[in-house]
Large-subunit ribosomal RNA, domain IV from Halothece sp. PCC 7418, 329 nucleotides, folded computationally. The RNAcentral record of the full RNA draws on ENA, RefSeq and SILVA. Lineage of the source: Bacteria > Bacillati > Cyanobacteriota > Oscillatoriophycideae > Halothece.
Context: one part of a larger RNA
RNA sequence: CUCUCUCUAAGGAACUCGGCAAAAUCACCCCGUAACUUCGGGAGAAGGGGUACCAGCGAGAGCUGGUCGCAGUGACCAGGCCCAGGCGACUGUUUACCAAAAACACAGGUCUCUGCCAACUCGAAAGAGGAAGUAUAGGGGCUGACGCCUGCCCAGUGCUGGAAGGUUAAGGAAGUGGGUUAGCCCUGCGGGGCGAAGCUAGCGACCGAAGCCCCAGUGAACGGCGGCCGUAACUAUAACGGUCCUAAGGUAGCGAAAUUCCUUGUCGGGUAAGUUCCGACCCGCACGAAAGGCGUAACGAUCUGGGCGCUGUCUCGGAGAGAGACUCG
Numbered sequence: 001c002u003c004u005c006u007c008u009a010a011g012g013a014a015c016u017c018g019g020c021a022a023a024a025u026c027a028c029c030c031c032g033u034a035a036c037u038u039c040g041g042g043a044g045a046a047g048g049g050g051u052a053c054c055a056g057c058g059a060g061a062g063c064u065g066g067u068c069g070c071a072g073u074g075a076c077c078a079g080g081c082c083c084a085g086g087c088g089a090c091u092g093u094u095u096a097c098c099a100a101a102a103a104c105a106c107a108g109g110u111c112u113c114u115g116c117c118a119a120c121u122c123g124a125a126a127g128a129g130g131a132a133g134u135a136u137a138g139g140g141g142c143u144g145a146c147g148c149c150u151g152c153c154c155a156g157u158g159c160u161g162g163a164a165g166g167u168u169a170a171g172g173a174a175g176u177g178g179g180u181u182a183g184c185c186c187u188g189c190g191g192g193g194c195g196a197a198g199c200u201a202g203c204g205a206c207c208g209a210a211g212c213c214c215c216a217g218u219g220a221a222c223g224g225c226g227g228c229c230g231u232a233a234c235u236a237u238a239a240c241g242g243u244c245c246u247a248a249g250g251u252a253g254c255g256a257a258a259u260u261c262c263u264u265g266u267c268g269g270g271u272a273a274g275u276u277c278c279g280a281c282c283c284g285c286a287c288g289a290a291a292g293g294c295g296u297a298a299c300g301a302u303c304u305g306g307g308c309g310c311u312g313u314c315u316c317g318g319a320g321a322g323a324g325a326c327u328c329g
Stems, first nucleotide, its partner, number of pairs: 001324008010315002014313001019310001027051005036041001038145001052067006068072001080308007087300002092104002108143007120129003146295004151225003156222002158218005165213003171207002175203002178200003183194004226244005253287001254284001265281005
């Protein structure tokens, strides 16, 4: 010097990204216990006091008196607490070996499909699951306890319904015409022309369904939810007006936010001093209503800020124990 421990004057987070680590708290009995709350909780809230031994009494819990120590849950084992905020309701689940979370799940909500040989899934199929179930059931999507709520747009896309019109396949088909050739005609015997029926390649008016076009509906379907200019008796601002565009121009609530670029916005609080934090404001670069909005008691090895207690985290080191390192062997 390294590791694992023990102690440490005064101070007590000045350490540090951050109280990380350590210290502190700790059992049992009694007293006492706030906001808030879904009335269950919060609660072991917080904060106090007691605890040994001997004698007497008592059924006991215990009471009374006495004794000793620095110290009586005498060693060991055994919650630190409070305030405020974000996220997620909660108990659970997860990246076996860097992430345990605000991610996943979850009861609850809602949409949609499915009438049973169900939908759906696996499987060339047989068959199986669904289910030895039957719409209070089963599959899929989204949301995620609870409370208050969930606005406007159906133009595009999707889905559902409609069937008048347009378009439209295979197939059918009146008709049309090519090839082939029994036969007929011509011939200069080399060949040339015409050509029925049948067979066959092609075109084809017209008849042909769904689909698409079309007409409607539908947002807890995919999604979307404006711009410019002017105006009030200081100024400023604009309840008000004009105009352009749109399918419709963001309602309630929230808002520098897990979202705010400018930004350490501005004001207030906390500190001697606060890019963080809390409360406001609203100019929302670029919140917003089941990719839910806003609240919310309880809960959390969650994240953020503050405080009390406590401490070698630190000022700033020091001493000691054991095991190494080092020397000898």